[in-house]
RNA sequence: GGACCGACACCGCCGAGUCGCUUGCGAGCGAGCCGGGGACCCAGGUUCCCCCGGGGUGAGUCCGCAGCCAAUGCGGUAGGGCGCCAACUUCCCGCCCGAACCCGUCAGCUAACCCGGUAGGCGGUCAGGAAGAAGGA
Numbered sequence: 001g002g003a004c005c006g007a008c009a010c011c012g013c014c015g016a017g018u019c020g021c022u023u024g025c026g027a028g029c030g031a032g033c034c035g036g037g038g039a040c041c042c043a044g045g046u047u048c049c050c051c052c053g054g055g056g057u058g059a060g061u062c063c064g065c066a067g068c069c070a071a072u073g074c075g076g077u078a079g080g081g082c083g084c085c086a087a088c089u090u091c092c093c094g095c096c097c098g099a100a101c102c103c104g105u106c107a108g109c110u111a112a113c114c115c116g117g118u119a120g121g122c123g124g125u126c127a128g129g130a131a132g133a134a135g136g137a
Stems, first nucleotide, its partner, number of pairs: 010124005018031005032118006042108001053106001054103004062076005079097005088132005
């Protein structure tokens, strides 16, 4: 001097996952945000046969090829995220994601009403460019 690892503080990213009060420190109660159930109306609506469920959170869906069905891998894709000067929109460019889980035969939409969640995971020596709108001094 460099690489890697750990702790604390601060700043930042994905995400609804933040804040306040109380606490015997287990947790509890609220606000904000998020999700589910749940009328009229609307949607749906006949007959027969075959197959076999159906639904939810989430951007995470679909297609092709390989693989003994499979597991899995590769390529692409609807869609999603990020890119100093903190919020919004658009264009260009670059880099990523394109998962996982839950309900349990049951749920279209849905006012009133009812129920639930408020986690987890990462980054901080390397800088993307432009236009518009808005706000402030």
About this RNA
This is a predicted structure of a 137-nucleotide RNA (c-di-AMP riboswitch aptamer (ydaO/yuaA leader)) from Micromonospora lupini str. Lupac 08. The same sequence occurs in records of 2 taxa. RNAcentral holds the sequence, with entries from Rfam and Ribocentre. It matches the Rfam family "c-di-AMP riboswitch aptamer (ydaO/yuaA leader)". Its family is annotated with cyclic-di-AMP binding and regulation of gene expression in the Gene Ontology. The coordinates come from a structure-prediction model, not an experiment, and the mean pLDDT is 80.